Annotation
The RNA shown here (c-di-GMP-I riboswitch aptamer) has 85 nucleotides and comes from an uncultured Pseudomonadota bacterium.

RNA sequence: GCGAACGUUUGGCAAACUCACUGAAAGGUGGGGACGCAAAGCUUCCGGUCUAAGGGCGCAGGCCUAUGACAGCGGGGUUGCCGGC
Numbered sequence: 001g002c003g004a005a006c007g008u009u010u011g012g013c014a015a016a017c018u019c020a021c022u023g024a025a026a027g028g029u030g031g032g033g034a035c036g037c038a039a040a041g042c043u044u045c046c047g048g049u050c051u052a053a054g055g056g057c058g059c060a061g062g063c064c065u066a067u068g069a070c071a072g073c074g075g076g077g078u079u080g081c082c083g084g085c
Stems, first nucleotide, its partner, number of pairs: 001085002012037002017032006035072001041078003045075003048070003054065004
């Protein structure tokens, strides 16, 4: 680097829930815990989704808005493990 069939390891991560802390919130961190995941490793470049402190509008109820968040919502980039040629 390639790809039709067959076969496959040591292991890895950790949903919900819960406890503690943190944040305006979404959420995040650590412990417990496993729903699942061959990248459920890393990374906000693109789309999408969530929140609205602050700001704007409104008589009010509220509405709009990301500089906040989600990598376990997709795409992209990048790295790793196993097997064959």
Its Rfam family is "c-di-GMP-I riboswitch aptamer". Rfam links the family to the GO term cyclic-di-GMP binding. The sequence was found by an Rfam model in a public genome assembly.